[in-house]
RNA sequence: AUUGAACGCUGGCGGCAUGCCUAACACAUGCAAGUCGAACGGCAGCACAGGUCGGGUAACCGACUGGGUGGCGAGUGGCGGACGGGUGAGUAACGCGUGGGGAUAUACCCUGAAGUUGGGGAUAACUUGGGGAAACUCAAGCUAAUACCGAAUGAGCUCUUAGGAGGAAAGCUGGGGACCGCAAGGCCUGGCGCUUUAGGAAUAACCUGCGUCCGAUUAGCUAGUUGGUGGGGUAAAGGCCUACCAAGGCGACGAUCGGUAGCUGGUCUGAGAGGACGAACAGCCACACUGGGACUGAGACACGGCCCAGACUCCUACGGGAGGCAGCAGUGGGGAAUAUUGGACAAUGGGGGCAACCCUGAUCCAGCAAUGCCGCGUGUGUGAAGAAGGCCUGAGGGUUGUAAAGCACUUUUGUUAGGGAGGAGGGUUGAUUGGUUAAGAGCUGAUUAACUGACGUUACCUAAAGAAAAAGCACCGGCUAACUCCGUGCCAGCAGCCGCGGUAAUACGGGGGGUGCAAGCGUUAAUCGGAAUUACUGGGCGUAAAGGGUGCGUAGGCGGUUAUUUAAGUUACUUGUGAAAUUCCUGGGCUCAACCUGGGGUGGACGAUUAAUACUGGAUGACUUGAGUAUGGGAGAGGGCAGUGGAAUUUCCGGUGUAGCGGUGAAAUGCGUAGAUAUCGGAAGGAACACCGGUGGCGAAGGCGGCUGCCUGGCCUAAUACUGACGCUGAGGCACGAAAGCGUGGGGAGCAAACAGGAUUAGAUACCCUGGUAGUCCACGCUGUAAAUGGUGUCAACUAGCUGUUGGCCUUAUAAAAGAGGUUAGUAGCGCAGCUAACGCGAUAAGUUGACCGCCUGGGGAGUACGGUCGCAAGAUUAAAACUCAAAGGAAUUGACGGGGGCCCGCACAAGCGGUGGAGCAUGUGGUUUAAUUCGAUGCAACGCGAAGAACCUUACCUACCCUUGACAUACAGUGAACCCUGAAGAGAUUCGGGGGUGCCGCAAGGAGCACUGAUACAGGUGCUGCAUGGCUGUCGUCAGCUCGUGUCGUGAGAUGUUGGGUUAAGUCCCGUAACGAGCGCAACCCUUGUCCCUGAUUACUAACGAGUCAAGUCGAGAACCUGAGGGAGACUGCCGGUGACAAGCUGGAGGAAGGGGGGGACGACGUCAAGUCAUCAUGGCCCUUACGGGUAGGGCUACACACGUGCUACAAUGGUUAGUACAGCGGGAAGCGAAGGGGCGACCUGGAGCGAAUCCUAAAAAGCUAAUCGUAGUCCGGAUUGGAGUCUGCAACUCGACUCCAUGAAGUCGGAAUCGCUAGUAAUCGCGAAUCAGCAUGUCGCGGUGAAUACGUUCCCGGGCCUUGUACACACCGCCCGUCACACCAUGGGAGUAAGCUGCACCAGAAGUAGAUAGUUUAACCGCAAGGGGGACGUUUACCACGGUGUGGUUCAUGACUGGGGUG
Repeated sequence: AUUGAACGCUGGCGGCAUGCCUAACACAUGCAAGUCGAACGGCAGCACAGGUCGGGUAACCGACUGGGUGGCGAGUGGCGGACGGGUGAGUAACGCGUGGGGAUAUACCCUGAAGUUGGGGAUAACUUGGGGAAACUCAAGCUAAUACCGAAUGAGCUCUUAGGAGGAAAGCUGGGGACCGCAAGGCCUGGCGCUUUAGGAAUAACCUGCGUCCGAUUAGCUAGUUGGUGGGGUAAAGGCCUACCAAGGCGACGAUCGGUAGCUGGUCUGAGAGGACGAACAGCCACACUGGGACUGAGACACGGCCCAGACUCCUACGGGAGGCAGCAGUGGGGAAUAUUGGACAAUGGGGGCAACCCUGAUCCAGCAAUGCCGCGUGUGUGAAGAAGGCCUGAGGGUUGUAAAGCACUUUUGUUAGGGAGGAGGGUUGAUUGGUUAAGAGCUGAUUAACUGACGUUACCUAAAGAAAAAGCACCGGCUAACUCCGUGCCAGCAGCCGCGGUAAUACGGGGGGUGCAAGCGUUAAUCGGAAUUACUGGGCGUAAAGGGUGCGUAGGCGGUUAUUUAAGUUACUUGUGAAAUUCCUGGGCUCAACCUGGGGUGGACGAUUAAUACUGGAUGACUUGAGUAUGGGAGAGGGCAGUGGAAUUUCCGGUGUAGCGGUGAAAUGCGUAGAUAUCGGAAGGAACACCGGUGGCGAAGGCGGCUGCCUGGCCUAAUACUGACGCUGAGGCACGAAAGCGUGGGGAGCAAACAGGAUUAGAUACCCUGGUAGUCCACGCUGUAAAUGGUGUCAACUAGCUGUUGGCCUUAUAAAAGAGGUUAGUAGCGCAGCUAACGCGAUAAGUUGACCGCCUGGGGAGUACGGUCGCAAGAUUAAAACUCAAAGGAAUUGACGGGGGCCCGCACAAGCGGUGGAGCAUGUGGUUUAAUUCGAUGCAACGCGAAGAACCUUACCUACCCUUGACAUACAGUGAACCCUGAAGAGAUUCGGGGGUGCCGCAAGGAGCACUGAUACAGGUGCUGCAUGGCUGUCGUCAGCUCGUGUCGUGAGAUGUUGGGUUAAGUCCCGUAACGAGCGCAACCCUUGUCCCUGAUUACUAACGAGUCAAGUCGAGAACCUGAGGGAGACUGCCGGUGACAAGCUGGAGGAAGGGGGGGACGACGUCAAGUCAUCAUGGCCCUUACGGGUAGGGCUACACACGUGCUACAAUGGUUAGUACAGCGGGAAGCGAAGGGGCGACCUGGAGCGAAUCCUAAAAAGCUAAUCGUAGUCCGGAUUGGAGUCUGCAACUCGACUCCAUGAAGUCGGAAUCGCUAGUAAUCGCGAAUCAGCAUGUCGCGGUGAAUACGUUCCCGGGCCUUGUACACACCGCCCGUCACACCAUGGGAGUAAGCUGCACCAGAAGUAGAUAGUUUAACCGCAAGGGGGACGUUUACCACGGUGUGGUUCAUGACUGGGGUG
């Protein structure tokens, strides 16, 4: 785009079309083929003359009769029922289409020619009788014809032996002047018929070239088969039939068989070529319940005829009969699905008829159906308060939306009423007038008038009223035009493909809004297109699917140069045909369109004819360049056969010799004291041929390797001669064809499937080891496959170069080689153009062309099943389908990863020091428990974490008791100042009282603040979601990386830069470089510490001077020092040597307080982990609202079989205890630090000086040093636990604080596997301070004192960076993914069989019918005087044959216990 459509929702009108695609299933009922009285005898029915009778005055009425008339049932006869209408079952065929052909027929029609004479015998109807339920039928008798039959005549007819013979007919009717006749009529004239014959038109039959679906898993088929002769038969040619003869005919150009199918014009689609289809309309064919058959006829083997057989249905008196909607309606059934038991012959056409007319479910109309195409309408203009309502919202607004309402108009369609064409032409009748004729009949023309319409209430026109009666459907994630809210929560659902949905869904459902189409819109089904996705136009085959394993060669296809000829192909002119309709062009008609219609054009491998001759083909001749032959020369693992050689392994024999050998990562099995391994000598036997040896050679491929001989194929090369296209390819076919395997017979050293043992391992039917059989070898035969690969078919031609190498030849050079140049045949490496998706190929093409063959068409199923062929088998070859998926695949890119590679770094390992893991305790976590043990953090990167401090509070948890505009915020109204003191109840919150108090500002209205009460908006939530978020933080990682612009390269993803060579802590810097620059990171800038200087100098300091004390910067004073504050200097590889590439830098040194980043800190790129946090805070959404909010009391967070993390104290002598004694720094202090003094063993109490602090206090620093003691012990170590007594803080230490004293004195004697920190003022060790804090520190954050050891080095473990490589990974190795097993479902193969269809062969059988035979029966016409004859009928019989039957094969589909694999989950 389309449809004979169907389904869902919806539905106003008209025009034109279309409407059982399924059951060629079965059919009730009605209709669909009759007509002619001008062929005939007639008269059942109807009507009318005439006649008779009756009634009546008459008009008239009634009865009977009456073929005389109009007509006419049934019958005889003629023509038509062979057309028209239906259907598509069958048919793969001369069935159809197209073009030819000759051996034919033809009723009616047209045009000619001739004739139409004279006789005969019957028979329906009818009557009578009989049988039968009926259908129907029998007998006798009568009768007519355009029925039937002779006779005559007859041709230009037929046959023929060419003499001749055969051989037809029918009448009917209109009119009529004279004549004849009783009449009928004769006669004349006109018309219709009849017979013969010739031609035409149209039709029918036959033959034939070409075209006409799929299957080769159908390859051979055929006996009337192919041809001939004689005969028969037909309208006619012909094996059409028959007898005889011959042995043919068809087939890879697809016979035969199987499946499917009516064919065509055309229809749909497509740019076309094609593809699909064959409804309606038109041509042809076939069929008419199924099968067979003939009759009649011009025509049939006959849809509404006959006979027979069969199935089915109906009637029946059971004896017997009837029927055929695939005609029009209609019914049942089937189905997703397809209409009225309508009207009319008015028109068109058909049959009959002289005609009128009759018949016509053909046809024309109407009805039903949005089934399709086309047209029209459902209003138009105005209208902002941008109404209400809906929806959204950022709360302002936006949108629906000029949409509605309102106002003003219009009236198509519809409604009502009125008017009103055309389809009608003819025909008949009447009138007028020509022709024919003897004629005014008749017949036949012209003019005129009347009559004739199913549709039809027609189309069309006019009027009236009135916006009145008329819009839906699908979609809105992308493709694809159109977005939001709510609900739902991997549910419900959607989905054409991709895919949506797991609590913020533009994808589900609903609402609002929008988009598209519109009386329709969607869905489903189907066809073509896009699809160059079967490629003729117009594809491919190195790696995506695809080159046969290789050659030889048949058919076929294709084929060098030249001349002549031919004219088959080819081309052109003319001509015939190619039906109409359709399509196209151009006119016309319906208001337009659809539709209808006039004219033109297009269309074939078609036919005929004429011409041309370039090319192709045919014929004839010639040529040499393709191909081949001859001669000389050459290289070679080319093939076959025979012989022969040495090294090595093994075995055997002998010698020497002794304890191991062998084997592995390490071992063991194994061999060995019966003498191995090792070594020497000898022997046997088999197999393979080191070095040479080479991207070297040869061969068609497989393949070929010691040496020698024989036989043999191919190749290369030089120069001549010869043949003269002999060529290329190659379906089938034939041959060769690695390894393994098979058969028979040999052989068997080594190796070695299977097998055995030993190891390894979780296991190890493996890898490793020790053994070891087939086999490997030979001969003969089979198999016929390989990643049989260059993954690249063969042949030929053309198209830049460079280099290596093998074999020949030529030139040059040389004494000869080597060498150089040229050429040729191979074989390799680069590379231009070109090609390619890229990789790559590139004269050995995957470039540009030609010829021929093979092969491919998404993945899986499957190279499988079935069938065939081959094979001894294994198996090979040929080769599907169902089903299933939306991918499978190629090349390249970026990452990530690797028990890949290279380079490098880090307390990463190593080297060291000290710990953890064992004990007790502290603390956190898990688990368990509990009314609650609130919540969060969970590998590194949770676990002395949030928490810089849970007795109450905190507090979020639990229990109990209370409050409900609330403890808190804003707004409103009212009252009261606020507030203070106090009593009672209660666990308290709270409740009930008593007393005091009347404030501030003020313009005197009120205002501000506070408290209480009330009502409503609201408050409140540590409730949920960190996977909706902001912010903050952790981590990789202080790792050196992460990117961009422009340019360049690439089809592109991307690359380059950023890679490379050096160097660095560093993408730090230098050099190189299709890159050049830049940004975020690194570094530096900041703070601190280490040295010096300057300035100023108190509370800090005190060298000099003075004063002063027991002593003392205590005082005067000082500004040197220390110190603190501020500001500067200093370090930059700056200098020197070496090294490096003249660089960057590295290394050593000098100077310096400090040296190559001086030490420490702050500082954290692009990003990763949906990392952590909704319980700091903020915040979307959801949830609660007399509670999930708020208050109070008590309890809990402190539980305790257990497990883990982090710490403290220890286990002691480098120590403990006692006594004495020395030296810090950072800090803190007013509800505070708190001195001196006094008390207490002590915690502490008292005291209260001083100090908002360089002034006072905290404050004792400790390890250290000196001295003493302890003597290796569960101790004078260790301090847990417990008892008692206290102190302090606090409203309150019971659950549940810290400290003190006395007493008690647990485990623990240095810690398994494993594991942590640290590289210098570090580890280790020692104490001090602070935050939090009423009190509570082994934690945390700071401070100083003492103060080490070690680093060879980068193999390994962990983490990281750069380059490179492989990848089937990309959620990225915690990836991906294979097979069995288990379960469910699906399709399929095998299967003892079973059942059905189709069909071959053989046989039986034989209805009706036709043909033949026959004298059993019988018979009007003709002949005959007759007998009888001729001809026929019935019967009988033969041949052919339908149905049916029997046997045996083939084939297809279905089904089958069980079973095989496959697919999906």
RNAcentral holds the sequence, with entries from ENA and SILVA. Predicted 3D model of a 1465-nucleotide RNA (small-subunit ribosomal RNA) from an uncultured bacterium. Its Rfam family is "Bacterial small subunit ribosomal RNA".